This is a predicted structure of a 267-nucleotide part of an RNA (large-subunit ribosomal RNA, domain VI) from an Anaerolineales bacterium.

[in-house]
Context: one part of a larger RNA
C1' cells in the first nucleotide's frame, strides 16, 4: 500500500515445512512343514537402541547477584568486628533460571490410488491367455492421516461484535460543528525479546521495586556468660544469624497528568 467505510476478536485451509527409523525377547508353537537336522507365515504381548520434541518432579551440572570456612596484604586509630585486592583469591555447599547424563511423549492405527507381482472374467486367434473392453488383490514407497506455519490464497475467505453529521451548491467544492469505535505515544514490567515485535499492567491498579509472611539455601551470626594455660578452641542463650532470582500478601514508591492518530454511513 492492497484486501471498495473504519475497528476489535474469532475462523476456514489453497499451499508450505516437519516427522516417517529399527532390534531383541515372550507367546501362538517346538505347532504347520520336514526322514531327520531344523523350523515358520498369520496374530497377540513386552523391552530396548538411535533420533526428535517438550519439561525440571526426581538424579545431577552450572549458579562471578546466596551462605559458610580460610591464606596473604591494605584500610576503617587500636582490640573486636568488617570491607577492598589477589582467576569469583582459594575452598565447601547451593534457590530460581538455563541445561542433560534426568523425566515425559512421538514414529502408529484407519482409509484411498498404485509398483513389481498374484488373480477373475475375456476376445482378437472356436483353443489358450491377468488385458485388448471390464473387474479384484497387492509395499517401509505415493495421497491422506499426525505436528507446525498459513488469506499478499491480488481468486486477498468466512463469522460475531463495536463505531460514525448538519447546511449551501448543478457540480467541483465550501462553511459550521464534530474527532467515534479503536490504536499509538509515554510509563511499570515479563519463564517475550538483538532492535522491533509479542504478552501483562497503568490508581476502577498487585505491573515492578520496597515491606511482611512462607518456601528454600547455608549451617550455629554478632554480643554476652561459662569452661580452658590471660591459648587454640568448646559449650549455652539458639536450628542461631544471614539470604538473588521462587510462592503468597500488602498501595509505602513508581506506572501521574496528558498528547497524537483515526472521522462523520462508505464505487
Nucleotide at each position: 500500500c492492497g484486501u471498495a467505510g473504519g475497528a476489535g476478536a474469532a475462523u476456514u485451509g489453497a499451499g508450505a515445512g516437519g516427522a516417517c527409523c529399527u532390534a531383541u525377547c515372550c507367546u501362538u508353537a517346538g505347532u504347520a512343514c520336514g526322514a531327520g537336522a531344523g523350523g515358520a507365515c498369520c496374530g497377540g504381548g513386552a523391552u530396548g537402541g538411535a533420533c526428535a520434541c517438550a519439561c525440571c518432579u526426581c538424579u545431577g551440572g552450572u549458579g562471578u547477584u546466596c551462605c559458610a570456612g580460610u591464606u596473604g596484604u591494605c584500610a576503617c586509630g587500636c582490640c573486636a568486628g568488617u570491607g577492598g585486592c589477589a582467576u569469583c583469591g582459594c575452598u565447601g555447599g547451593g534457590u530460581a533460571g538455563c541445561c542433560a547424563a534426568g523425566u515425559g511423549u512421538g514414529g502408529a492405527a484407519c482409509g484411498g490410488a498404485u509398483a513389481a507381482c498374484c488373480g477373475c472374467u475375456g476376445a482378437a486367434a472356436g483353443c489358450a491367455u491377468c488385458u485388448a473392453a471390464g473387474c479384484g488383490g497387492g509395499a517401509a514407497g505415493c495421497c491422506c492421516a499426525c505436528c507446525u506455519c498459513a488469506a499478499g490464497a491480488u481468486c486477498a475467505u468466512u463469522u460475531c461484535u463495536c463505531c460514525c453529521g448538519g447546511g449551501a451548491g448543478c457540480a467541483a467544492u465550501c462553511c459550521c460543528c464534530u474527532g467515534a469505535a479503536g490504536a499509538g505515544c509515554c510509563g511499570u514490567c515479563g519463564a517475550a525479546g538483538a532492535c522491533u515485535a509479542c504478552g501483562a499492567c497503568g490508581u476502577c491498579g498487585a505491573u515492578a521495586g520496597g515491606c511482611c509472611g512462607g518456601a528454600a539455601a547455608u549451617g550455629g551470626a554478632a554480643g554476652c556468660g561459662c569452661g580452658g594455660u590471660u591459648a587454640a578452641c568448646g559449650c549455652g542463650c539458639g536450628g542461631a544469624g544471614u539470604u538473588g532470582a521462587c510462592c503468597g500478601g500488602u498501595a509505602c514508591u513508581a506506572a501521574u497528568a496528558g498528547c497524537u492518530c483515526g472521522u462523520g454511513a462508505g464505487g
The source organism's lineage runs through Bacteria, Bacillati, Chloroflexota, Anaerolineae and Anaerolineales. Model confidence (mean pLDDT): 90 of 100. RNAcentral holds the full RNA, with entries from ENA.